[in-house]
C1' cells in the first nucleotide's frame, strides 16, 4: 500500500430512517432468603453539563452532508480483524 468488514454504556451485544440515548447477558450496586455466605428471586445500574435534589440540555470513533426526522442511508478522516501484495 489494495480489497473487504467492523466500531453503540465498564464488557459482551442487539438495534427495518420515526416506537431509542438504546433490548438482552455478564459484572456492579442495594434489598428478599440465610447463623453466615453462595446460589435464586426482587429493584437498580452509561458519560459529561445542570440541580441541594430533580427538571432540564448534548452526546451511538470524528467531521461533514441527505431528510420533516439518522445509532441506522451517504462522504472523508481515525482505529480494530481478515485476505492480499511491496520491502527486509
Nucleotide at each position: 500500500g489494495g480489497g473487504u468488514c467492523a466500531c453503540u454504556g465498564g464488557c459482551a451485544g442487539a438495534g427495518u430512517g420515526g416506537u431509542c440515548g438504546a433490548a438482552u447477558g455478564c459484572a456492579c450496586c442495594g434489598g428478599u432468603c440465610u447463623u453466615g455466605a453462595a446460589a435464586a428471586c426482587c429493584g437498580g445500574c452509561g458519560a459529561g453539563g445542570g440541580u441541594u435534589a430533580a427538571a432540564c440540555c448534548u452526546c451511538c470513533c470524528a467531521a461533514g452532508g441527505u431528510u420533516c426526522a439518522a445509532a441506522u442511508c451517504c462522504u472523508u478522516g481515525g482505529u480494530g480483524g481478515c485476505c492480499c501484495g511491496c520491502c527486509a